Context: one part of a larger RNA
RNA sequence: AGCACACGGUGGAUGCCUUGGCACCUGGAGCCGAAGAAGGACGUGGCAGGCUGCGAAAAGCCUGGACGAGGGGCCUGCACCCGGUAGUAGUCCAGGAUCUCCGAAUGGGGAAACCCGAUGUGCGAAAGCACAUCAUCCAUACCUGAAGCAAGUAGGGUAUGGAAGGCAAGCCGGCGAAGUGAAACAUCUCAGUAGCCGGAGGAGGAGAAAUCAACCGAGAUUCCCUAAGUAGCGGCGAGCGAAAGGGGAAGAGCCCAAACCCACAGGGUGAAGAAGCCGGCAGGCGUUGCCCUGUGGGGGUAGCGGGACAUAGCUAGGCGUGGCUGCCGACACGCCGCGGAGUAAAAAACCUAGUGUAUAGCCGAACCAGCUGGGACGCUGGGCCGAAGAAGGUGAAAGCCCUGUAGGCGAAAUGCACUAGGCUCCGUGAGCUAUGAUCCCAAGUACCCCGGGACACGAGGAAUCCUGGGGGAAUCAGGGGGGACCACCCUCCAAGGCUAAACACUCCAGGUGACCGAUAGCGGAGAAGUACCGUGAGGGAAAGGUGAAAAGCACCCCGGAGAGGGGAGUGAAAGAGGACCUGAAACCGUGUGUUC
Numbered sequence: 001a002g003c004a005c006a007c008g009g010u011g012g013a014u015g016c017c018u019u020g021g022c023a024c025c026u027g028g029a030g031c032c033g034a035a036g037a038a039g040g041a042c043g044u045g046g047c048a049g050g051c052u053g054c055g056a057a058a059a060g061c062c063u064g065g066a067c068g069a070g071g072g073g074c075c076u077g078c079a080c081c082c083g084g085u086a087g088u089a090g091u092c093c094a095g096g097a098u099c100u101c102c103g104a105a106u107g108g109g110g111a112a113a114c115c116c117g118a119u120g121u122g123c124g125a126a127a128g129c130a131c132a133u134c135a136u137c138c139a140u141a142c143c144u145g146a147a148g149c150a151a152g153u154a155g156g157g158u159a160u161g162g163a164a165g166g167c168a169a170g171c172c173g174g175c176g177a178a179g180u181g182a183a184a185c186a187u188c189u190c191a192g193u194a195g196c197c198g199g200a201g202g203a204g205g206a207g208a209a210a211u212c213a214a215c216c217g218a219g220a221u222u223c224c225c226u227a228a229g230u231a232g233c234g235g236c237g238a239g240c241g242a243a244a245g246g247g248g249a250a251g252a253g254c255c256c257a258a259a260c261c262c263a264c265a266g267g268g269u270g271a272a273g274a275a276g277c278c279g280g281c282a283g284g285c286g287u288u289g290c291c292c293u294g295u296g297g298g299g300g301u302a303g304c305g306g307g308a309c310a311u312a313g314c315u316a317g318g319c320g321u322g323g324c325u326g327c328c329g330a331c332a333c334g335c336c337g338c339g340g341a342g343u344a345a346a347a348a349a350c351c352u353a354g355u356g357u358a359u360a361g362c363c364g365a366a367c368c369a370g371c372u373g374g375g376a377c378g379c380u381g382g383g384c385c386g387a388a389g390a391a392g393g394u395g396a397a398a399g400c401c402c403u404g405u406a407g408g409c410g411a412a413a414u415g416c417a418c419u420a421g422g423c424u425c426c427g428u429g430a431g432c433u434a435u436g437a438u439c440c441c442a443a444g445u446a447c448c449c450c451g452g453g454a455c456a457c458g459a460g461g462a463a464u465c466c467u468g469g470g471g472g473a474a475u476c477a478g479g480g481g482g483g484a485c486c487a488c489c490c491u492c493c494a495a496g497g498c499u500a501a502a503c504a505c506u507c508c509a510g511g512u513g514a515c516c517g518a519u520a521g522c523g524g525a526g527a528a529g530u531a532c533c534g535u536g537a538g539g540g541a542a543a544g545g546u547g548a549a550a551a552g553c554a555c556c557c558c559g560g561a562g563a564g565g566g567g568a569g570u571g572a573a574a575g576a577g578g579a580c581c582u583g584a585a586a587c588c589g590u591g592u593g594u595u596c
Base pairs, nucleotide, nucleotide: 001595002594003593004592005591006590007589008588009587015581016545017544020516021515022513023512024511025510026509027508028507029506030505031166032165039102040101041100042055043054044053046078047077049075050074051073061096062095063094064093065092066091067090070082071081072080107116108115109114117134118133119132120131121130122129123128136163137162138161139160140159141158142157143156144155171199172198173197174196175195181188185235211218212217222249223248224247225246226245232240233239253498254497255496260298261297262296263295264294265293266292267291268290269289276285277284278329279328280327281326282325283324303476305441306440307439308438309436310435311434312433313432314431315430317336318335319334320333321332322331337428338427339426340425341424342423350422351421352420353419354418355417356416357415358414359413361409362408363407367382368381369380370379371378383400384399385389391403392402393401447471448470449469450468451467452466453465454464457483478493479492480491481490482489532539533538552580555567556566557565558564
């Protein structure tokens, strides 16, 4: 030195455990912000480093409610206090007060958490102090007001209202890659993805057929299953990839533009005393008329085409007022009554009551003994409850010990939902039918050509949709579509707008798991987005377990007043001693044997 055996050390695998994660389901909630957010800095405790809470009123203040005998948050003690039968300490919930400085940051500046002002008011003898206000832009109203006489414009200002900034995911829109795949690569793919920008909301978008279908019919949109990896597209490569139809979830339909009528304003035209003044007759008035434009009100909204207007017909609450005068008729307006809405589609809210619900809580059945043991929840014996035998804890394995569970109960305050009422608003005199080639029915639009893009569809036979350039219609005897195009047929009304629910996502609460169990599961079960790295953007760990209970080893000995150890003691166990459950292997020793 090798090997073997034994006994140790080291090490931290394995087993067991779980306070932490992961996924899904159900329900609820879904924006915050100049009344200063999100996020921070600095403070704040008797001692105070970190976390948590809070803000110079600083682990807190006030009010109300629910608990309540113990408290002064955690790591984590020491000292000193508070409270204790009162609902007065403390805890939880609701409302309120305070809330430094930075940050959109907004008086000005600035190297964030700092520096420096102006004006007004109050106090003060003064120095000064305190408080308030003072950014920009937009909208509306008003004041003022140049060059340039006036009017007015630019500009300046005042008041009121608004905006800004943040936000994980989801949503809509604009811009928009490359690595990659095609076994190279250019069309193609990745992918309209990532990324950037804008916008909105608890959702967003879409949405009431110029849709499909196929000669039968359906009847807004959205989402799921299917149709179907089909039909197709494709250097027909790689690959991309529908729709109708069927089955479900949900279910809702509406408003304008125009024709026509009225009013007002502007412009044009008009001297016949015409037309007109609601119609008829009589009288009277008469730039009132007519045309165009604009604004407001009425009217009106469709595809068995609809509407306007004219004519005819049918049906229909009341009262009052009105027009140049009288009579008749019709019309307009107002009121009552009636009907409707305020949780979609008109606007803006608010108040009251009731019910439900959320944010603290409360009640809640039933077991003892013996044995083993450190310990009973085990075993034995005898019982009990059960609308409760879910689960967790308790010194081992508990329906009946504790917390709970089933089942019930509960709110001063605030939020939400629903119902009813108040209150506010709207409609209420028109409606229906028939006839009429009188009028209207969304224009630089449809459509065509050129260039692009979107459609599963790469220019293809390429319809359909969007539009940068050019050309450029029609109004129902009209127009679009049915995958080039034409005819027939069928179907639908573009060029304006609104619209819940079903569907996405996150947070919270509850629940569930042939999810993980500390190299796993979130990066993070410990002061984790910490330590640490990086100028920065950014990157980013390791690290769990004594015991039932600290009972955490008083005292003695060796030793350096050590470290470490030996006794003693605690404990069921100390070979559980804090480098602490179990304690594998590598690796390092000691002893014995054996080999060279």

This is a predicted structure of a 596-nucleotide part of an RNA (large-subunit ribosomal RNA, domain I) from Zhurongbacter thermophilus. The RNAcentral record of the full RNA draws on ENA. The coordinates come from a structure-prediction model, not an experiment, and the mean pLDDT is 82. Its Rfam family is "Bacterial large subunit ribosomal RNA".